A computed fold for a 73-nucleotide RNA from Candidatus Uhrbacteria bacterium RIFOXYB12_FULL_58_10, annotated as transfer RNA. The source organism's lineage runs through Bacteria, Bacteria candidate phyla and Candidatus Uhriibacteriota. Its Rfam family is "tRNA". About the family: Transfer RNA (tRNA) molecules are approximately 80 nucleotides in length.
RNA sequence: CGGACCGUGGCGCAGUUGGUAGCGCGCCUGGUUUGGGACCAGGAGGCCGCCGGUUCGAGCCCGGCCGGUCCGA
Numbered sequence: 001c002g003g004a005c006c007g008u009g010g011c012g013c014a015g016u017u018g019g020u021a022g023c024g025c026g027c028c029u030g031g032u033u034u035g036g037g038a039c040c041a042g043g044a045g046g047c048c049g050c051c052g053g054u055u056c057g058a059g060c061c062c063g064g065c066c067g068g069u070c071c072g073a
Base pairs, nucleotide, nucleotide: 001072002071003070004069005068006067007066010025011024012023013022019056027043028042029041030040031039049065050064051063052062053061
C1' cells in the first nucleotide's frame, strides 16, 4: 500500500427477503434457605463504531472515515 471479514446492552453472540432489536452469562428486587449457592418469579440496561446518502421507513442497502483480525505485497 492492496484485499477479505468484523464493529449490536458489562461480556459472548444472534438479527442480512429493509418494517419501531433479541438470546445466554452477568447485574438488581422479591420468594425459597439459619445464611450462601442452586432454583422460581419479576425488572433495569443498547438506537446498533462515526458522518453522510437512498427510502414513507435503515442494525440490515450505498459512499467516506475510524478501530480490530487475517491474507498478500